[in-house]
RNA sequence: CCGUUAACCUGGCCGAAUGGCGCGAGAGCGUCAGCGGGGGAACCGAUUUUAGGGGUGAACUCCUUCGUGAUGAGGGAGCGGAUAGUACUUGAUCCGAAUCCGUCAGCUAACUUCGCAGGCCGAAUACAAGACACCU
Numbered sequence: 001c002c003g004u005u006a007a008c009c010u011g012g013c014c015g016a017a018u019g020g021c022g023c024g025a026g027a028g029c030g031u032c033a034g035c036g037g038g039g040g041a042a043c044c045g046a047u048u049u050u051a052g053g054g055g056u057g058a059a060c061u062c063c064u065u066c067g068u069g070a071u072g073a074g075g076g077a078g079c080g081g082a083u084a085g086u087a088c089u090u091g092a093u094c095c096g097a098a099u100c101c102g103u104c105a106g107c108u109a110a111c112u113u114c115g116c117a118g119g120c121c122g123a124a125u126a127c128a129a130g131a132c133a134c135c136u
Base pairs, nucleotide, nucleotide: 011121012120013119014118018033019032020031021030022029023028034116035115036114037113038112039111044106052104053101054100055099056098060078061077062076063075064074065073066072079096080095081094082093083092085132086131088130089129090128091127
């Protein structure tokens, strides 16, 4: 100097899952703000409750083929979600899981209660164009 591999930093993506203060050797605990979820009147709605029912989440419906003790797998259509400033338009590429409550919950003011995880990218303007926004 060149190439390869690995790690790390600045910085970001999905998601509500961030920041401050105090105590503590630390793990952690408490509290404030912010973000998000559940329960919960009247009115309204609903009367289908073992074929149990319900919640978080984009994570659902139908057709078809194969297959299992059961769960399922492939293909197609519709619908829903993500893609780095944007609640917009068009296209393209992916995703459509998981889990909780425990016989019980419609909406819901007051009130009450819970969470702030996890996974990943990584110097590339993190898919492209239009429009808008922002900066210079």
A computed fold for a 136-nucleotide RNA from Fimbriimonas sp., annotated as c-di-AMP riboswitch aptamer (ydaO/yuaA leader).
Taxonomically the source falls in Fimbriimonas (Bacteria, Bacillati, Armatimonadota, Fimbriimonadaceae).
Its mean pLDDT, the model's own confidence on a scale to 100, is 83.
It matches the Rfam family "c-di-AMP riboswitch aptamer (ydaO/yuaA leader)". Its family is annotated with cyclic-di-AMP binding and regulation of gene expression in the Gene Ontology. From the family's description: This family represents a conserved RNA structure found upstream of the ydaO and yuaA genes in Bacillus subtilis and related genes in other bacteria.